A computed fold for a 160-nucleotide RNA from a soil metagenome, annotated as Lysine riboswitch aptamer. The sequence is in RNAcentral, with records from MGnify.
[in-house]
RNA sequence: GAGGAGCGGUCCCCAUCAGUAGGCUGGAGGAGGGCGAUGCGCCCCUUGAUCCCGGCUGAAAGGGGAGGAUCGCCGAAGGGCCCGCGGAGCAUCGCCGCGAUCCCUGGACACGAGGGCUAAAUCCCCGUGGCUGCCGCGCCGGCUACCCGGCGUGGAGCGC
Numbered sequence: 001g002a003g004g005a006g007c008g009g010u011c012c013c014c015a016u017c018a019g020u021a022g023g024c025u026g027g028a029g030g031a032g033g034g035c036g037a038u039g040c041g042c043c044c045c046u047u048g049a050u051c052c053c054g055g056c057u058g059a060a061a062g063g064g065g066a067g068g069a070u071c072g073c074c075g076a077a078g079g080g081c082c083c084g085c086g087g088a089g090c091a092u093c094g095c096c097g098c099g100a101u102c103c104c105u106g107g108a109c110a111c112g113a114g115g116g117c118u119a120a121a122u123c124c125c126c127g128u129g130g131c132u133g134c135c136g137c138g139c140c141g142g143c144u145a146c147c148c149g150g151c152g153u154g155g156a157g158c159g160c
Stems, first nucleotide, its partner, number of pairs: 001160001004074001006073007013065002022057006032044004036093005077105004083099005106132002109129004114124003134155009
């Protein structure tokens, strides 16, 4: 320094989230309900809660986009075990975010199965498939060729 629908961040736009949550209201109903689970603690509720049916109104976050702009880049980056810090009242577990050691992955895509969040999409891991770039080996061609190209085969970026 290169690979190319290349990787990641930020912003804009768009779709989804969703006619959902929530708010107001009518009916029915009659003692529990909520804060991730448990324990404590706190809050709401017979001045009628949660749940159910109807009407009016009606979001957002997160995630996503072969979109646009811009920035940083080519272990870019992604993931996994464990550890440390932080978050929601406290403790444990779980979840989310950040960071470090170590381990895995060359890259994008399609399909299948599994897992997490979850509304879905999506994300991640594994497997399969062809494609693609790098390198090694073998064969062929271009003028012999350090060079270029094609075919086949194998390997991994601590590579070229």
Its mean pLDDT, the model's own confidence on a scale to 100, is 76. The model forms 98% of the base pairs in the Rfam consensus. Its Rfam family is "Lysine riboswitch aptamer". Its family is annotated with lysine biosynthetic process in the Gene Ontology.